[in-house]
RNA sequence: UGCUCAUCCAGAGGGACUGAGGGAACGGCCCUGAGAAGUCCCGGCAACCGCCGCGAACCCCCGCAGGCGCACCACGGUGCGUCCGGAGUCGUGGAAGUGGUGCCAAAUCCGACCGGCGCGAGAGUCGCGCUGGGCAGAUGAGAA
Numbered sequence: 001u002g003c004u005c006a007u008c009c010a011g012a013g014g015g016a017c018u019g020a021g022g023g024a025a026c027g028g029c030c031c032u033g034a035g036a037a038g039u040c041c042c043g044g045c046a047a048c049c050g051c052c053g054c055g056a057a058c059c060c061c062c063g064c065a066g067g068c069g070c071a072c073c074a075c076g077g078u079g080c081g082u083c084c085g086g087a088g089u090c091g092u093g094g095a096a097g098u099g100g101u102g103c104c105a106a107a108u109c110c111g112a113c114c115g116g117c118g119c120g121a122g123a124g125u126c127g128c129g130c131u132g133g134g135c136a137g138a139u140g141a142g143a144a
Base pairs, nucleotide, nucleotide: 001144003142004141005140006139007138008137013042014041015040016039017038021031022030023029026111027110028109043104044103045102048100049099051094052093053092054091055090056089061086062085063084066083067082068081069080070079071078072077108136113133114132115131116130117129118128119127120126121125
């Protein structure tokens, strides 16, 4: 960097330095000298991975410290099958929330592309509101 999967209307900010931008991109709408972005310190939120339980299915892998059966044997064992277990997978619950990340204005701030519904005006159609999906993006995990 691209790919796959999951999640994205919940939650959580103070200080120091510094000084003009920031909210990915475009449009809107916001935030911002009552201090943006950035760096550092401290704090917090959450629960993706990790950790601890429970359950389910599976059994390709592992079980020279499992049981049973069969075969072979140089009688020491070896091989195979099966059950069971471990690992792994999936689901679910949890906390010393210790570790790896992440996050701490606004729904990913909203829209954009394709639809649905309602209301209003109307010649085509337009405006407003709600809503389903898609695109893009963010974060995590995994494989390359």